[in-house]
Context: one part of a larger RNA
Order: sequence, then structure tokens, then C1' cells
RNA sequence: GGCGCACGGUGGAUGCCUUGGCACCAGGAACCGAUGAAGGACGUGGGAGGCCACGAUAGUCCCCGGGGAGCCGUCAACCAGGCUUUGAUCCGGGGGUUUCCGAAUGGGGAAACCCGGCAGUCGUCAUGGGCUGUCACCCAUGCCUGAACACAUAGGGCAUGUGGAGGGAACGAGGGGAAGUGAAACAUCUCAGUACCCUCAGGAAGAGAAAACAACCGUGAUUCCGGGAGUAGUGGCGAGCGAAACCGGAUGAGGCCAAACCGUAUGCGUGUGAUACCCGGCAGGGGUUGCGCAUGCGGGGUUGUGGGAUCUCUCUUCCGUCGUCUGCCGGCGACGGGACGAGUCAGAAACCGUUGAUGUAGUCGAAGGACAUGCGAAAGGUCCGGCGUAGAGGGUAAGACCCCCGUAGACGAAACGUCAGCGGCUCGUUUGAGAGACACCCAAGUAGCACGGGGCCCGAGAAAUCCCGUGUGAAUCUGGCGGGACCACCCGCUAAGCCUAAAUAUUCCCUGGUGACCGAUAGCGGAUAGUACCGUGAGGGAAUGGUGAAAAGUACCGCGGGAGCGGAGUGAAAUAGUACCUGAAACCGUGUGCCU
Repeated sequence: GGCGCACGGUGGAUGCCUUGGCACCAGGAACCGAUGAAGGACGUGGGAGGCCACGAUAGUCCCCGGGGAGCCGUCAACCAGGCUUUGAUCCGGGGGUUUCCGAAUGGGGAAACCCGGCAGUCGUCAUGGGCUGUCACCCAUGCCUGAACACAUAGGGCAUGUGGAGGGAACGAGGGGAAGUGAAACAUCUCAGUACCCUCAGGAAGAGAAAACAACCGUGAUUCCGGGAGUAGUGGCGAGCGAAACCGGAUGAGGCCAAACCGUAUGCGUGUGAUACCCGGCAGGGGUUGCGCAUGCGGGGUUGUGGGAUCUCUCUUCCGUCGUCUGCCGGCGACGGGACGAGUCAGAAACCGUUGAUGUAGUCGAAGGACAUGCGAAAGGUCCGGCGUAGAGGGUAAGACCCCCGUAGACGAAACGUCAGCGGCUCGUUUGAGAGACACCCAAGUAGCACGGGGCCCGAGAAAUCCCGUGUGAAUCUGGCGGGACCACCCGCUAAGCCUAAAUAUUCCCUGGUGACCGAUAGCGGAUAGUACCGUGAGGGAAUGGUGAAAAGUACCGCGGGAGCGGAGUGAAAUAGUACCUGAAACCGUGUGCCU
């Protein structure tokens, strides 16, 4: 030195464990903010600091409930001082306080700082000063003022507003919009209207009541799912892309306007003395009340077997009062009552009471002992019992239905919230139907067309339908649009206005639950950490879990400067000694056997 064997050191694999994660399900909630948010800075405790909580009323204040003996959060002990059956700490509901920064908003600013005006109040002899309140901008509404330029307008100002501003995980709508890639290269194409950026909204959003489909049969708003179907198509007919009708399901809801016409108000124009007009009939009376246009308001009206307006006719329809120049009748209108209907989620819109359910604290809740074993501990074993609408789960010195917390089941709210029923309350209707006539209305720089684009399964193609840009530019039901160029016939539907629940999408958040999910190089980056650390900055971004049942964490003695070690003691165990469960391998030793 090598090879064995034994015993160690080092190291932290493995096993076991779990405080933390991951995924999903059900229910709730789906917004917060100028009444100052989200997020922070700085403070607040008797005793340094971190976390958490709170805000100069600062480890808290008040009220109402729950609860019932201890308490003064945690890392994390200790000392001091207190509180509490006159009910503390703690839990829930409501309220108060809530520094400074931050949209940040009196002005400024290098965030958490600096400097002001006004009103009130306190202090000072007075000045400086303190405290409370208030003072940004934009928009809407109302009012005042008011240029060039007479009216006017622009502009300026005041008041009011639970108007705006900023934040927020995903889902949604809109405006912009790639490339890596694929095509085995690459340009049309694809990736993909994806990623990403911007704007805006809601608890969902968007869409939505046929100018739809279909095919000579019919359906009857939209949305979502399963099929139809990887079909029909499209495509350097490459790579690829990729419908619809229809069928089966989820849900289910339909409404309001514009216009014609009538009335009214305002403005402008026009008419001119009665022949217009003042509801009809007759008589009287009035004296610009007329007519036209524009705008606002009220009524009317809303459809595709076309609908409506206007006029005439027929049938039908509660009551009262008042008005309609006067009188009578009829008609019409307004108000009130009754009747009927509806409603807060479309079409208007708030609130209150009551009952019930439910949420935010909680309460009750069955039944077991003995013996031995175990190096300590029994819940494991044996024996004899019990409960069960409870044998889910967790804990307790080891496998516990009967030890503890719970579980099944049954109860519970002063206060606040949610939902539902009823009542109040609010709103609407009180005429409707039919026949005929008439040809007044039925959404215009629109539809269509031309050119240029986009989007549709559809890449310009025979290319319809849909949407933009530029230009041109209709018709009103004997009108228009569509049915894949276009034409005819036939069929369907009524554009150019608006609203609309549900079925659908998502999960920052709250509650409960589940797992052939992970178990510390795993599982979130994170067993707390966006910390330490790195970077000027945007930004990047870790590691570290486990003594024991219980600290019982080794009093005391010896050696040593100490670290530590040897005794002694604790413990079941100390080769469990805060470098602590198990303690693999590499690597390093000690002893010994053999070989050289």
C1' cells in the first nucleotide's frame, strides 16, 4: 500500500410524518372609490425588534346579542403592573374614531413633505401661532353676465348634483394587431384575428322578436349543448381551413317608438273687416280667435292572412261632477269613485308593514369497565358489557363507536343582510269589434349602383348575402328586400329606430366538501417570501421542515482560557443532548486478519 472483517467520523439519501400546496364540486358573492378606495408611510404596548391588530379615542371606544372563568395577540419566555361573576378576555351585529401619502382634489412637490387663502374658535398686551371646517378640474341642469357686431353667439361667473376621475383575478364587447411556426425551402396560404396594446361595461356581457330559413312541404326571436360532420365546400385544390338547413335537448317572453291625423305652446310668415273661425243642428253672440311653416309637449299609432290615419255605417260599452261662447239634445274632453288588470328584471318608479325561510355568534347531543402485556404510556390483546337517526373525522404517552372535541338528530338572534308569500303602495284600462270608402302615412343622403377593401366554408371566382370608404342616388303597398351572377314565374319577409329575463362564460373573494393529487430537489416562486439577495432601473429572485409523550433541555462534581469532554442526574430511549427521528452512498479514519 492492497483486499477482507469489526467499529467509528463525515454526509443527509431513504422511510415515516405534515403546519403548506394542487385540482375539482356545491352554495354564496361578483364590486370598492371624492361620505376619499386599492395600496402604503409613520406611529400606538411598562420593558429592543418582526408579524398581526389598531389610528393622536391608536394592542383600542360605545351600544346590542352570544358565552361563562379566567384574561392582558403571536414569534416567546421572563419580570413588573393590572382587569374580571356589578360577567372580563373571547365570538357575532351595529355605530364611533380613523395621522400622513395615494385618483389626491387649496397651491407646490424629489409620495408619505413644504407653503397658503377664507369662516369660526382658542391663545398672546400684540405679532407669529394652535384647532375645526372649507377652497382642484371636467360634465349636466338652472341662473347671472357678456366681446368682435345692433340682436345674438363665443367667453366669464354663481348655485345645485350619493355626477365623473382611481383600483380590481378571470369572463365580455369594441378599436388596433404581429412573428417564431406549418407548408418538410418559400412568396399566396398557415400560425390567427391568436399573442400583445388601447377603450368601455356588467354580474354576467354580447345577441335577440324575421326586409329569417325553407322548398312548393313547412318552421316561427336570441343564446347554449349533442348530432348533422371533418360532411357540403374552400384551398400554391398544397399545407390546411371548414359551414348551414334539419333533428334531439337546456331555457323560454315578448314589448316600446318614428310617421299620417287631432290638440296645445312658442317663434316666423301671411291674410284684412266678413263669405274665414268659434264641435253638430236652430237662434243669438263674440271679434282675429283664421291659414301656412318650424320646433317642443300631450293624444293617436306599431303591422305582413299588410298595418295605421281620415270619413261613413252597424253592433257593443259602469256611476257622479265640471268644462266645451249662450239655451236644448247629442257628441267630445277633464277630474273623482267603483270594477278589472299589472308591477320594481324589458315596457314608469320608490318605500313601509307582516309572516316564513336563510346567512352573519351559538346551544343540547347516547353508550365501558376489569385483567395481563408492553423496558414508559393502552386506544392494541383477553374477559364480561353498552349505545347507535351518532361505527364521518381529529385528538388523547401505541389501532378508541362508548376518554375529549365532534358526528346523526334537534334547537337558537337584540341587531344587520338576502329571498319568498301577503298587505299597503304605485301604474294602466274603463270602450271594443266589424263592413265600406278614400289613397294621407308606414324610418333618405337611406336602399340600390360604380369603384376600392373587409367579413362570410367561399383565397375574385359564375360570387349572391353582410359591413366599411369614395362617388352617385330611388320608391311608399300598383311600394320594397330576399330565395347564391342575372331574368321570368312562384314562395318567403317588411330594411334604413329602440328595449328585453332565462338557458351560457368566468372566479380575485366567502362557506362547506371531495381526491387511484403532492409530501419538503415534490406540491404554489413561497410549509410563508415576492422576503433575503442581485440590478441605476424595468426587472430577476432563493434556501432553510421533524429532540421528546412531556423540557423532564443535563442540578452538582472534575479537566479545560474556552469550545468541549468525563462522571452524576432526567427520560422508555441521550449513538433522542437544541450540530437533536430514521441516518444509505461517495469520502476520511481506528483496530485486526491475509497478501506484497
Large-subunit ribosomal RNA, domain I from Streptomyces omiyaensis, 596 nucleotides, folded computationally. Its mean pLDDT, the model's own confidence on a scale to 100, is 82. The sequence was found in a public genome assembly. NCBI's taxonomy places the organism under Bacteria, Actinomycetes, Kitasatosporales, Streptomycetaceae, Streptomyces.